[in-house]
Context: one part of a larger RNA
RNA sequence: UGACGGGGGCCCGCACAAGCGGUGGAGCAUGUGGUUUAAUACGACGCAACGCGUAGAACCUUACCAGGGUUUGACAUGCUGGAAGUAGAAACCCGAAAGGGUGACCAUCCGUAUCCAGUCGGAAGCCAGCACAGGUGUUGCAUGGCUGUCGUCAGCUCGUGCCGUGAGGUGUUUGGUUAAGUCCAUCAACGAGCGCAACCCUCAUUUUUAGUUGCCAGCUCCGAGCGCAAGCGAGGAACGCACUCUAAAGAGACUGCCCCGGUAACGGGGAGGAAGGUGGGGAUGACGUCAAGUCAUUAUGGCCCUUAUGCCCUGGGCUACACACGUGCUACAAUGGUCGAUACAGAGGGUAGCCAACCCGCGAGGGGGAGCUAAUCCCAUAAAGUCGGCCCCAGUUCGGAUCGAAGGCUGUAACUCGCCUUCGUGAAGGCGGAAUCGCUAGUAAUGGCGGAUCAGAAUGCCGCCGUGAAUACGUUCCCGGGCCUUGUACA
Numbered sequence: 001u002g003a004c005g006g007g008g009g010c011c012c013g014c015a016c017a018a019g020c021g022g023u024g025g026a027g028c029a030u031g032u033g034g035u036u037u038a039a040u041a042c043g044a045c046g047c048a049a050c051g052c053g054u055a056g057a058a059c060c061u062u063a064c065c066a067g068g069g070u071u072u073g074a075c076a077u078g079c080u081g082g083a084a085g086u087a088g089a090a091a092c093c094c095g096a097a098a099g100g101g102u103g104a105c106c107a108u109c110c111g112u113a114u115c116c117a118g119u120c121g122g123a124a125g126c127c128a129g130c131a132c133a134g135g136u137g138u139u140g141c142a143u144g145g146c147u148g149u150c151g152u153c154a155g156c157u158c159g160u161g162c163c164g165u166g167a168g169g170u171g172u173u174u175g176g177u178u179a180a181g182u183c184c185a186u187c188a189a190c191g192a193g194c195g196c197a198a199c200c201c202u203c204a205u206u207u208u209u210a211g212u213u214g215c216c217a218g219c220u221c222c223g224a225g226c227g228c229a230a231g232c233g234a235g236g237a238a239c240g241c242a243c244u245c246u247a248a249a250g251a252g253a254c255u256g257c258c259c260c261g262g263u264a265a266c267g268g269g270g271a272g273g274a275a276g277g278u279g280g281g282g283a284u285g286a287c288g289u290c291a292a293g294u295c296a297u298u299a300u301g302g303c304c305c306u307u308a309u310g311c312c313c314u315g316g317g318c319u320a321c322a323c324a325c326g327u328g329c330u331a332c333a334a335u336g337g338u339c340g341a342u343a344c345a346g347a348g349g350g351u352a353g354c355c356a357a358c359c360c361g362c363g364a365g366g367g368g369g370a371g372c373u374a375a376u377c378c379c380a381u382a383a384a385g386u387c388g389g390c391c392c393c394a395g396u397u398c399g400g401a402u403c404g405a406a407g408g409c410u411g412u413a414a415c416u417c418g419c420c421u422u423c424g425u426g427a428a429g430g431c432g433g434a435a436u437c438g439c440u441a442g443u444a445a446u447g448g449c450g451g452a453u454c455a456g457a458a459u460g461c462c463g464c465c466g467u468g469a470a471u472a473c474g475u476u477c478c479c480g481g482g483c484c485u486u487g488u489a490c491a
Stems, first nucleotide, its partner, number of pairs: 001491002003488003007485007015475002019439005026330008034321002042053002064316007073132001077131006088105001091102004108123004134305002137303003143299001145294003148290001150288001155194006161170003174185003200282004205251007214241002218239001220237003225232002254276001257270005332432001336391007348379003353372002358367003398429001403424007445467007
């Protein structure tokens, strides 16, 4: 000087407390350990590995295993030599394919010669050989780059000066204050840098500009239907750009104003305002720590393989299953289940695509073919909700695992090993021990919708909107962190 302390002081954080909902029990999904296996590919391991890399393993992917094949190689560059119906190649044979064999037919470019021509030379390609290619082989404890974490915590440093023999200290301490080393006051310090904040994006209010594909108040016209009639009028068209909306430029919030306290910084209250004291959310991650993670994204040093640790193919495996753990989904029901009717979104995606009307099918789906390169057309009915009927507390009209049968779709191909539909079957499950997790407001909880990946294959992931709470006395305690101080036989 640090680090540490079951030392002290001050302070913060869903850290505890106060609440709400879960996990731990059940079934299933998924990842991991273990076991098994020819192989069950590799990595990740407290927080910070375990729905993680993988935004999607039937083949491919694929790195693993078995078998079959190949050796200048699937790919790049260069050198030497060689062959001439060469390169290529329909068809045929062996084969699971890859590969191997036979092979009708049959080129291209440049130069040369020529009336023309497979005249000759060269290129390309082929064959043989050489240099090399290749390696998801190894080392993340040789590395770059990128990333996680402490932590969006408020810290980490420098120049000069001063102090100290020196390591170093001071500044950065102290008193206030703040979300903040934020600011103020003081002070042997005075300044400065990286961080904080602000500048950026988005949401909330408003003005202007713009008005199609968006909008429809007003005006005009048409008008199903109702009415004896006057008339009312779903809907449509034109005008229109008022409104909504879209998207560009501005305005707006600054403790600016008032009161109180205070030397100040600032704090408390109030007004006005769509918004008030950082308005909500995002992006943004200081010096460093963990020899943290990644040589399997890529790059790269060293080492290793070179008829194999390279390359190609078929099939299998990554999907196994006495078991254990993590993360989830669905439930155990009446604030519910089911049937009928009916209302209201946002954000996205679409041409190798999204697919309307209409028809067929109980349905998954099939036929069909309009429109749309999309504010135009399509995906596309939002669901919880609301109104009404049934169920009457039961392993049930709860729950849906499992299994049987029949089908549909994608794809060369669903046996290992896909998803979906219908009928039947109807398991465990009575709200879960010790323990443990998330969340402070449009949040938790709950309801549906979309997207990436993708031929097909989400309960995962990333987003979107609907409904919409409870609680916080407080900081004694648990956990993590910041500052000062103290002890230390630790560095």
A computed fold for a 491-nucleotide part of an RNA from an uncultured bacterium, annotated as small-subunit ribosomal RNA, 3' major domain. Rfam family: Bacterial small subunit ribosomal RNA. Gene Ontology terms of the family: structural constituent of ribosome and ribosome. Model confidence (mean pLDDT): 83 of 100. RNAcentral holds the full RNA, with entries from ENA and SILVA.